[in-house]
Context: one part of a larger RNA
Molecule: large-subunit ribosomal RNA, domain IV
Organism: Dehalococcoidales bacterium
RNA sequence: ACCUCGUUAAGGAACUCGGCAAAACAGCAGCCGUAAGUUCGCAAUAAGGCUUCCCCGACCCGCAAGGGUUUAGGGGUGCAACAAAAGACCCCUGGCGACUGUUUAUCAAAAACACAGGUCCCUGCUAACUGGCAACAGGAUGUAUAGGGGCUGACGCCUGACCAGUGCUAGAAGGUUAAUCUUGCCGGUCUUUGACAUUAUGUUAAAGGCUGAGCGAGUGAAGCCCUAGUGAACGUCGGCAAUAACUAUAAUUGUCCUAAGGUACCGAAAUUCCUUGGCAGGUAAGUUCUGUCCUGCAGGAAAGGCGUAACGACUGGGGGACUGUCUCAACGAGGAGCCCG
Numbered sequence: 001a002c003c004u005c006g007u008u009a010a011g012g013a014a015c016u017c018g019g020c021a022a023a024a025c026a027g028c029a030g031c032c033g034u035a036a037g038u039u040c041g042c043a044a045u046a047a048g049g050c051u052u053c054c055c056c057g058a059c060c061c062g063c064a065a066g067g068g069u070u071u072a073g074g075g076g077u078g079c080a081a082c083a084a085a086a087g088a089c090c091c092c093u094g095g096c097g098a099c100u101g102u103u104u105a106u107c108a109a110a111a112a113c114a115c116a117g118g119u120c121c122c123u124g125c126u127a128a129c130u131g132g133c134a135a136c137a138g139g140a141u142g143u144a145u146a147g148g149g150g151c152u153g154a155c156g157c158c159u160g161a162c163c164a165g166u167g168c169u170a171g172a173a174g175g176u177u178a179a180u181c182u183u184g185c186c187g188g189u190c191u192u193u194g195a196c197a198u199u200a201u202g203u204u205a206a207a208g209g210c211u212g213a214g215c216g217a218g219u220g221a222a223g224c225c226c227u228a229g230u231g232a233a234c235g236u237c238g239g240c241a242a243u244a245a246c247u248a249u250a251a252u253u254g255u256c257c258u259a260a261g262g263u264a265c266c267g268a269a270a271u272u273c274c275u276u277g278g279c280a281g282g283u284a285a286g287u288u289c290u291g292u293c294c295u296g297c298a299g300g301a302a303a304g305g306c307g308u309a310a311c312g313a314c315u316g317g318g319g320g321a322c323u324g325u326c327u328c329a330a331c332g333a334g335g336a337g338c339c340c341g
Base pairs, nucleotide, nucleotide: 002335003334004333005332006331007330008329010327011326014325019322029051030050031049032048037042039154053076054075055074056073059068060067061066077081082087089320090319091318092317093316094315095314096312097311101113102112117152118151119150120149121148122147123146129138130137131136155307156306157305158304160237161236162235165234166233167230168229169228170227171226174225175224176223181218182217183216184215185214186212187211188210189209190208191207192206193205194204195203196202238256239255240254241253242252265299266296277293278292279291280290281289
């Protein structure tokens, strides 16, 4: 100096990112008592107070003997009466997630996932969808109150505008559009029959057969172009000027652009850069916290918006109790090392 414990004057979180760790209170016993809030179930063992051992003991049944019940009350001993061990610290106020649940076996248990509920799309049964080359199997020995997929996530109040782009659905008049098939042209080659010039050898024509990654024309579906619809589909939701009888501000007006210009609600927020924003509260002192304001760099309505009782080994702030966390360290016990002897 270390490890595991124990005790500590005065103070009592001054420690620290943070009361981490430790300490302490209470101890699913009885009696009393218990707030806000609330989905009326809860919150709640809220909080808080008293009692707990032994003796006497009112009272009830019974003629009595005796039995039952031990409460109120009275008394007794001890430092202490759930006499050992084990066995919740509590309160106030925010955020997130409704809840019980699930998860990174071996650094993350959460605000992540799931969830009941909501909504959209697909599917009429040889269903859609999934696995498989296929046979076939699952879906399902189910049948739209069923099954599959997407998003959201109890409950309450709600869920605004835009269909221009993209997607999806529906439509069929027109445009465009493949192989194919039909037909024409231009070649190649073979056969037959001519014509011309001819010494040979050639030139040329017609008909027929086969043929070409050859060139046109006609025919030719879906798709695309096109026409509509559709947002709890992918998504998007403006700018510049001027204006009221102090000033300031702008209900208002003008103008440009747009498919349409962000509605309710919330807001320095798990979102605010400037920023420790301004004001108020709490503290002697508060970059955190709570309330309010709105100038929202860059909230916003099922990638849901805003609330919300209960719940949470979640997370922020404050208070009480308590303490070696600290001021500031000391001593003791056991263990395990090192040095000296």